[in-house]
Molecule: Bacterial RNase P class A
Organism: Marmoricola sp. Leaf446
RNA sequence: CGGGCUGGCCGGGCGACCGCGUCGUGCCGGGAGACCGGUCACGUCGAGGAAGGUCCGGGCUCCACAGGACGAGGUGGUGGGCAACACCCACCCGGGGCGACCCGCGGGACAGUGCCACAGAGAACAGACCGCCACCGCCGGCUCGCCGGCGGCGGCAAGGGUGAAACGGUGGUGCAAGAGACCACCAGCGCGGCGGGUGACCGUCGUGGCUCGGCAAACCCCACCUGGAGCAAGACCGAACAGCGAGUGCCCGAGGGCGGUCCGCCCGAGCUCGCGGGUAGGUCGCUGGAGGCGGUCGGCAACGGCCGCCCGAGAUGGAUGGUCGCCAACCGUGGGCGUCGCGAGGCCCCACGGCGAACAGAACCCGGCCUAUGAGCCAGCCCGUCCG
Numbered sequence: 001c002g003g004g005c006u007g008g009c010c011g012g013g014c015g016a017c018c019g020c021g022u023c024g025u026g027c028c029g030g031g032a033g034a035c036c037g038g039u040c041a042c043g044u045c046g047a048g049g050a051a052g053g054u055c056c057g058g059g060c061u062c063c064a065c066a067g068g069a070c071g072a073g074g075u076g077g078u079g080g081g082c083a084a085c086a087c088c089c090a091c092c093c094g095g096g097g098c099g100a101c102c103c104g105c106g107g108g109a110c111a112g113u114g115c116c117a118c119a120g121a122g123a124a125c126a127g128a129c130c131g132c133c134a135c136c137g138c139c140g141g142c143u144c145g146c147c148g149g150c151g152g153c154g155g156c157a158a159g160g161g162u163g164a165a166a167c168g169g170u171g172g173u174g175c176a177a178g179a180g181a182c183c184a185c186c187a188g189c190g191c192g193g194c195g196g197g198u199g200a201c202c203g204u205c206g207u208g209g210c211u212c213g214g215c216a217a218a219c220c221c222c223a224c225c226u227g228g229a230g231c232a233a234g235a236c237c238g239a240a241c242a243g244c245g246a247g248u249g250c251c252c253g254a255g256g257g258c259g260g261u262c263c264g265c266c267c268g269a270g271c272u273c274g275c276g277g278g279u280a281g282g283u284c285g286c287u288g289g290a291g292g293c294g295g296u297c298g299g300c301a302a303c304g305g306c307c308g309c310c311c312g313a314g315a316u317g318g319a320u321g322g323u324c325g326c327c328a329a330c331c332g333u334g335g336g337c338g339u340c341g342c343g344a345g346g347c348c349c350c351a352c353g354g355c356g357a358a359c360a361g362a363a364c365c366c367g368g369c370c371u372a373u374g375a376g377c378c379a380g381c382c383c384g385u386c387c388g
Stems, first nucleotide, its partner, number of pairs: 001384009010374001012327007020046002023043004027038004048359001052370002055368005060230004072226005077091005092106001093104004107221002112219002114215003129160002131156003135152008168186006187211001189208008234284004243275006255267004291310008330354007338347003
């Protein structure tokens, strides 16, 4: 310098004008007041790394619940982390890559049932299609006891062929031909011992039958976990009109007005309560929390302990936007041939372009996963090339 692997960072800055939401203050209006309202002014705060999909796990709230069993759903190597998890970290095993590194839906297939397309003779206590071999019969040949052909009846899993997969591999013994039938070595499985590790597991020795196919994201078995619904949860306040019911009143007059009371005067057929309805509506829940940032200690790490600092939206038809101006940072292409270095090569300046920027947008709150996305940058490591 080129190609690559892993982890992380940013999601532009400043200013002007216009516009929006929360809260506070002022002003204005209403009210006896508490307080309520405002198209007003000023100040304050005002989206994200995913706020998204709503796929997991929790907090919170209400309902249900003695205990046990069954069922259903989920999880699935081991150890650790966490409030919890299907998440995270470390390790083990298997697979891929020259490598950095990546991938695994990773319990059980001698508990049972089931399935294994196409091809193929046969797909699981297998199977004679081609083939190899013995015997019998017939035919043919000749060098006269063998060879060849056809048919029959048997033996054989060594070779060919099919397939994703064909019932261990190599060599030998053996045999009519063969075969773990037998032997040696190797691979794999079971059992036992020793050593290492918390463990998954690894190493090693002995031994056994010599070999047992795959699929559990098919049913199933084993171990562990799990009550249901969700902020439209839930709590508090709580009308009006119609209609219905009850009581009371209609000159023996309820109720109302005349500034508070009595008298008095006037109007006078309705008035009160309940249901309607805990409805409409309002308030709370609501955002200070398993919170963020920095330091330090423990730990390989995830993470945890301690100390300090900070407060960062809370709407309810749902606000955070628009138009301009200036500037930064980085990259690409072209040019200058300036500068550094022994060199490969690096740096600098100018112009143009990426570019006036993508995905998207809180709605009870957290922890994850997954998905979408712009210009780029940083660190570590791997492979290759060139130079000294």